[in-house]
RNA sequence: AGAGCCGGCCAGGCAACCGCGCGGCGCAACGCGCCACGAGGAAAGUCCGGGCUCCUUCGGCCAGAGCGCCAGGUAACGCCUGGGGGGCGCGAGCCCACGGCAAGUGCCACAGAAAAUAUACCGCCCGCGGUUCGCCGCGGGUAAGGGUGAAAUGGUGCGGUAAGAGCGCACCGCGUCGGUGGUAACACGCGGCGGCAGGGUAAACCCCGCUCGGAGCAAGGCCAAAUAGGGGAGUCGGGCCGAAAGGCCCACCGUCGGUGCCGAACGGACUCCCGGGUAGGCCGCUUGAGGGCGCCGGUGACGGCGCGCCCAGAUGAAUGGUUGCCCACGACAGAACCCGGCUUAUCGGCCGGCUCUCUCA
RNA sequence: GGGCCACUAGCUCAGGCGGUUAGAGCGCGGUCCUGAUAAGACCGAGGUCUGUGGUUCGAGUCCACAGUGGCCCACCA
Numbered sequence: 001a002g003a004g005c006c007g008g009c010c011a012g013g014c015a016a017c018c019g020c021g022c023g024g025c026g027c028a029a030c031g032c033g034c035c036a037c038g039a040g041g042a043a044a045g046u047c048c049g050g051g052c053u054c055c056u057u058c059g060g061c062c063a064g065a066g067c068g069c070c071a072g073g074u075a076a077c078g079c080c081u082g083g084g085g086g087g088c089g090c091g092a093g094c095c096c097a098c099g100g101c102a103a104g105u106g107c108c109a110c111a112g113a114a115a116a117u118a119u120a121c122c123g124c125c126c127g128c129g130g131u132u133c134g135c136c137g138c139g140g141g142u143a144a145g146g147g148u149g150a151a152a153u154g155g156u157g158c159g160g161u162a163a164g165a166g167c168g169c170a171c172c173g174c175g176u177c178g179g180u181g182g183u184a185a186c187a188c189g190c191g192g193c194g195g196c197a198g199g200g201u202a203a204a205c206c207c208c209g210c211u212c213g214g215a216g217c218a219a220g221g222c223c224a225a226a227u228a229g230g231g232g233a234g235u236c237g238g239g240c241c242g243a244a245a246g247g248c249c250c251a252c253c254g255u256c257g258g259u260g261c262c263g264a265a266c267g268g269a270c271u272c273c274c275g276g277g278u279a280g281g282c283c284g285c286u287u288g289a290g291g292g293c294g295c296c297g298g299u300g301a302c303g304g305c306g307c308g309c310c311c312a313g314a315u316g317a318a319u320g321g322u323u324g325c326c327c328a329c330g331a332c333a334g335a336a337c338c339c340g341g342c343u344u345a346u347c348g349g350c351c352g353g354c355u356c357u358c359u360c361a
Numbered sequence: 362g363g364g365c366c367a368c369u370a371g372c373u374c375a376g377g378c379g380g381u382u383a384g385a386g387c388g389c390g391g392u393c394c395u396g397a398u399a400a401g402a403c404c405g406a407g408g409u410c411u412g413u414g415g416u417u418c419g420a421g422u423c424c425a426c427a428g429u430g431g432c433c434c435a436c437c438a
Base pairs, nucleotide, nucleotide: 001357002356003355004354005353006352007351008350009349010348012326013325014324015323016322017321018320020038021037023035024034025033026032027031040332044343045342047341048340049339050338051337052216053215054214055213058263059262060261061260064212065211066210067209068208069083070082071081072080073079084098085096086095087094088093099207100206104205105204106201107200108199121146122145123142124141125140126139127138128137129136130135154172155171156170157169158168159167173196174194175193176192177191178190179188180187181186220283221282222281223280230274231273232272233271234270235269237250238249239248240247241246252268253267254266255265276437277436278435290309292307293306294305295304296303297302327330362434363433364432365431366430367429368428371387372386373385374384380418389405390404391403392402393401411427412426413425414424415423
């Protein structure tokens, strides 16, 4: 100098004028004036996980859904960090739905002998028979070679054999038992045993392990106004005590909005449909697993301590417009109860760390 | 704001637990029939199965992420 990898940050700037929302203060007060604040890294998709609120939701079994190497972080997670294994790259690094088809069952089109019980098209070899000496037919052995396919019963070598074959042996591979290292996943140029389960598919059923109650701020609570406290369907049972109010027992219904059973507890009128009325106000509503700086612990995600900060809360819904100057000419896009993630969209720019190649000293 | 569902030919829909040329009806084009039309008969065209990735030998079908469209919801008695 060129090519590239990883992490973090910013998201046009400044000034003037006009305007909007919320809060505070003031006033001669239903409006004005002043001051302070006023969208994002994704506010998005609603794909996960929580807080919060309501449902009495407490336990067991069956079923269902989700997740899936190990350890840690966290309020929790399908997220993150570190490690292991596999793949890609010369490398910095990047990617992986990464438990189990050596538990069971299913499926594998076409081609092929055979798609997993087993089996043989060409070939190789042996025996018998025939022969025009090229070979042909029949019976048997074999799976080394060829061929088919996405996929064919482990690989190399030696021995062995008529030809062959884990048939035997050595090494590699696989499984298993032990040893060593590691918290573990796992690793080993460690030892013994087994010729050896062995095609693929679990984003096929399934098995194993773990987790999970439902609904969602239009949740939910309060005030006010109005109306036909209307109609239909389903279940509304029985007994005892008591003068009554009421209480008790059995049964029934409801408490899971995917669903069944049993038990506990609570409730007794409940559920659904049609119709009617109101489209007002307040709370929830923003101080929170909040963010900033410093120190400490940790490889890291993260955690602890101290100091100081308040940083949108609208409800027809504010955060905008015009002008001037500058530059690298400005992308994707806008809160609606709140957080932690993932994913998707995005003109560009800055900072830090690192890799490879070339050149010069 | 929140919840749910569906995308297959121009339109309305099939497509079983993945299997090799994705079908049906209406519509469209052509021929026949008729004096001419309608009806009818025969033949034909028309599809990146919403898109992009992944699993698999193989995806309309299974999985993930996007896109488009549609439906539902408040309070009172």